This is a predicted structure of a 101-nucleotide RNA (SAM riboswitch aptamer (S box leader)) from Micrococcus terreus. NCBI's taxonomy places the organism under Bacteria, Bacillati, Actinomycetota, Micrococcaceae, Micrococcus. Model confidence (mean pLDDT): 83 of 100. Rfam family: SAM riboswitch aptamer (S box leader). About the family: The SAM riboswitch is found upstream of a number of genes which code for proteins involved in methionine or cysteine biosynthesis in Gram-positive bacteria.

RNA sequence: AUGCCAUCAAGAGCGGCUGAGAGACCUGGAUCGAGGACGCCGCAGCAACCACGCACCCCCACAGGGACCGGCGCAGGUGCUACCGCCAGGAACGAUGGAAG
Numbered sequence: 001a002u003g004c005c006a007u008c009a010a011g012a013g014c015g016g017c018u019g020a021g022a023g024a025c026c027u028g029g030a031u032c033g034a035g036g037a038c039g040c041c042g043c044a045g046c047a048a049c050c051a052c053g054c055a056c057c058c059c060c061a062c063a064g065g066g067a068c069c070g071g072c073g074c075a076g077g078u079g080c081u082a083c084c085g086c087c088a089g090g091a092a093c094g095a096u097g098g099a100a101g
Base pairs, nucleotide, nucleotide: 004098005097006096007095008094013043014042015041016040017039021032022031025090026089027088028087029086044081045080046079048078049077050076052073053072054071057066058065059064085093
């Protein structure tokens, strides 16, 4: 990288640099953008998945162990911080996480 599984209507902004388009691709819309969008960097934040902890359940005299769809924390690893993946259509479409190999 390809493939597989799961999720994608919740959540979360400030500053500096840059300077014109942007939101993956195509088409049609609407939206955001010089009152500076998008992008990069710094700090902060959010909590989707994994990790960790607690609770619940099972074994057990205890210590502890097992299991864990769902619940509550935490913020370590990724990720994310306009709009339902912006809406609709098309596509063996896209994004994120995880487990292996």